[in-house]
C1' cells in the first nucleotide's frame, strides 16, 4: 500500500436479514435472615462509532470518515 472482521446500556452480547431496541452481570430500594452471603420483586441505564443516502420505515440496505484486532505485500 491493499484487504478481512468487529463498533449497541457501566461491562459481556443479543436483535429470527428492513417494522419501531432487549438479555446476563454491574448499580439502588425494598422483601427475605438475628446479621452477612444466596434468593425473590421492581427500578435506573441507549437515538445503536460518526457524518450522509435510498424507504412509508434504517442497528440491519448504500457510501465517506474514525477506532481496534487480523491477513497479504
Nucleotide at each position: 500500500a491493499g484487504g478481512u472482521a468487529u463498533u449497541u446500556a457501566g461491562c459481556u452480547c443479543a436483535a429470527u436479514u428492513g417494522g419501531u431496541a432487549g438479555a446476563g452481570c454491574a448499580u439502588a430500594a425494598u422483601c427475605c435472615u438475628u446479621a452477612c452471603a444466596a434468593g425473590a420483586u421492581u427500578a435506573c441505564g441507549g437515538c445503536u462509532g460518526u457524518a450522509g443516502g435510498u424507504u412509508c420505515a434504517a442497528g440491519u440496505c448504500c457510501u465517506g470518515c474514525a477506532a481496534u484486532a487480523c491477513c497479504u505485500a
Predicted 3D model of a 73-nucleotide RNA (transfer RNA) from Amoebidium parasiticum. The organism belongs to Amoebidium, within Eukaryota. Model confidence (mean pLDDT): 80 of 100. The gene name in the source record is trnV. RNAcentral holds the sequence, with entries from ENA. Its Rfam family is "tRNA". Rfam describes the family as follows. Transfer RNA (tRNA) molecules are approximately 80 nucleotides in length.